The RNA shown here (transfer RNA) has 74 nucleotides and comes from a Flavobacteriaceae bacterium. The sequence is in RNAcentral, with records from ENA. Taxonomically the source falls in Flavobacteriaceae (Bacteria, Pseudomonadati, Flavobacteriia, Flavobacteriales). It matches the Rfam family "tRNA". The family's RNA type in Rfam is transfer RNA.
RNA sequence: GGACGUGUAGCUCAGUUGGAUAGAGCAUCGGUUUCCUAAACCGGAGGUCAUAAGUUCGAAUCUUAUCACGUCUG
Numbered sequence: 001g002g003a004c005g006u007g008u009a010g011c012u013c014a015g016u017u018g019g020a021u022a023g024a025g026c027a028u029c030g031g032u033u034u035c036c037u038a039a040a041c042c043g044g045a046g047g048u049c050a051u052a053a054g055u056u057c058g059a060a061u062c063u064u065a066u067c068a069c070g071u072c073u074g
Base pairs, nucleotide, nucleotide: 001073002072003071004070005069006068007067010026011025012024013023019057028044029043030042031041032040050066051065052064053063054062
C1' cells in the first nucleotide's frame, strides 16, 4: 500500500426487514431493611449511536468519505 471486520452509557454488550420515548447487566447515586456494614429489594441519573455528508416522510440500521482499533496480505 491492498482486502476484511469492529466503533451504541464509566465497563461488557443487545438492538430483527429503516418506523414504540435508544435498551440490558455490572458500576455509580438515593431510599427501604440492619446496631453498623455487606447482601437483598425499590427508585434515579448517565447517550452528538466514532466524525461528516448523502438517500428517505422517517436512519443506530442503507450509501460515501474520513478517523481510531483489530485480523489477513503484497